Model confidence (mean pLDDT): 85 of 100. Small-subunit ribosomal RNA, 3' major domain from an uncultured bacterium, 470 nucleotides, folded computationally.
[in-house]
Context: one part of a larger RNA
RNA sequence: UGACGGGGGCCCGCACAAGCAGCGGAGCAUGUGGCUUAAUUCGAAGCAACGCGAAGAACCUUACCCGGGCUUGACAUGCGAGUGAAGCCGCGGAGACGCGGUGGCCGAGAGGAGCUCGCGCAGGUGGUGCAUGGCUGUCGUCAGCUCGUGUCGUGAGAUGUUGGGUUAAGUCCCGCAACGAGCGCAACCCCCGUCCCGUGUUGCCAGCAUUGAGUUGGGGACUCGCGGGAGACUGCCGGCGUCAAGCCGGAGGAAGGUGGGGACGACGUCAAGUCAUCAUGCCCCUUAUGCCCUGGGCUGCACACGUGCUACAAUGGCCGGUACAGAGGGUUGCCACCCCGCGAGGUGGAGCAAAACUCAAAAACCGGUCCCAGUUCGGACUGCAGGCUGCAACUCGCAUGCACGAAGUCGGAGUUGCUAGUAAUCGUGGAUCAGAAUGCCACGGUGAAUGCGUUCCCGGGUCUUGCACA
Numbered sequence: 001u002g003a004c005g006g007g008g009g010c011c012c013g014c015a016c017a018a019g020c021a022g023c024g025g026a027g028c029a030u031g032u033g034g035c036u037u038a039a040u041u042c043g044a045a046g047c048a049a050c051g052c053g054a055a056g057a058a059c060c061u062u063a064c065c066c067g068g069g070c071u072u073g074a075c076a077u078g079c080g081a082g083u084g085a086a087g088c089c090g091c092g093g094a095g096a097c098g099c100g101g102u103g104g105c106c107g108a109g110a111g112g113a114g115c116u117c118g119c120g121c122a123g124g125u126g127g128u129g130c131a132u133g134g135c136u137g138u139c140g141u142c143a144g145c146u147c148g149u150g151u152c153g154u155g156a157g158a159u160g161u162u163g164g165g166u167u168a169a170g171u172c173c174c175g176c177a178a179c180g181a182g183c184g185c186a187a188c189c190c191c192c193g194u195c196c197c198g199u200g201u202u203g204c205c206a207g208c209a210u211u212g213a214g215u216u217g218g219g220g221a222c223u224c225g226c227g228g229g230a231g232a233c234u235g236c237c238g239g240c241g242u243c244a245a246g247c248c249g250g251a252g253g254a255a256g257g258u259g260g261g262g263a264c265g266a267c268g269u270c271a272a273g274u275c276a277u278c279a280u281g282c283c284c285c286u287u288a289u290g291c292c293c294u295g296g297g298c299u300g301c302a303c304a305c306g307u308g309c310u311a312c313a314a315u316g317g318c319c320g321g322u323a324c325a326g327a328g329g330g331u332u333g334c335c336a337c338c339c340c341g342c343g344a345g346g347u348g349g350a351g352c353a354a355a356a357c358u359c360a361a362a363a364a365c366c367g368g369u370c371c372c373a374g375u376u377c378g379g380a381c382u383g384c385a386g387g388c389u390g391c392a393a394c395u396c397g398c399a400u401g402c403a404c405g406a407a408g409u410c411g412g413a414g415u416u417g418c419u420a421g422u423a424a425u426c427g428u429g430g431a432u433c434a435g436a437a438u439g440c441c442a443c444g445g446u447g448a449a450u451g452c453g454u455u456c457c458c459g460g461g462u463c464u465u466g467c468a469c470a
């Protein structure tokens, strides 16, 4: 000087408390451990691994296993030599591939593309993240971390950065052997909330005409889209405060003291994570640890844990009618509408590269019925039938109809999230993607309860104290 303390002071954070909804019990989904296996490829490991890499394992992917094959190689570049290519067809084969036939490019030529042989070499998801770059997690959006000069100290170092106030903040004010400065904080960037100006098509419709319908004429007022601007600064008033910084209350205002949300992550810590995104040193393999292919596996199941979904019902289930979103996607695509089918879906087929057409129905909401029961709750599991994608759904896909209807009556110790348009609840879209979400990312609808307070638990900041640690 730091780190640490079941030392002290001050102060924060859904940290506790006050509340609401869960998890832990059930069934299923998914990840992991374990076990099993020819293989169940690999990585991730307290917080900060475990719906994580994977934004999508039937083949492919695929790195694993069994088997069948290749050896200058599936791929790159250079040199030398040779050569009527590639492709197509037939046969054999599980295929990779092998055998046979056919096939005659450009150019006057030299030569070139392709193929074969040979040589340098390729190739490796083989090892080392404790050799590395890059990227990332984490403490933590915590308020800190430092430097120059000066001063003090023999020196390590201190001072500044401590102190009195104040703030979300090393934010600002005052004081002070310090005076300044840098990286952080804040602001500048994006979205939302009010108004104004410009612009009106594919958007809008107040008044006029018209229609089944903003449908058409028309209109630019309004909504909305796009672009630009105004607005909020403790600016104004009162009180408190040291005359300060600021705090409390009020006015005006769409918005008030950081208006709400996002992007943004200091010096550093964990030899944190990643050699399997990529790059890369060294080591290792070279008729194999490389490459091609069929099939299997990654989906195995006495069990254990994490994260979720659906429930146990009446604030509900079922039936019927009927409103109101936002944000997105669409040409190998989205598919209106008609017809067929109980349905998944199928057959025709218009429009739309989309403020135009379409996915599309939003759902919870509102009316009727059930009458507390393992039920008209719950839907696992199983049988049959038919459907879709795809070369192919046996291992191992998704959805449909009928039948079957299990556990489950609110969950021990313990434990998680959340302070407002939040929690809870309701549906909608998207990426990946042929197909395959209860995951992930995004969107809106309905819309709470509680917060006395900081003694205690956890994490953090700062000053001080002790110290056997560095």
Stems, first nucleotide, its partner, number of pairs: 001470002004466002007464007015454002019418005026310008034301002042053002064296002067293004073121001077120007087102006106111001123285002126283003132279002134274003137270001139268001144183006150159003163174003189262004194230007204219002208217002233256001236250005312411001316370004321366001328359003333352002337348001339346002377408001382403004387398002424446007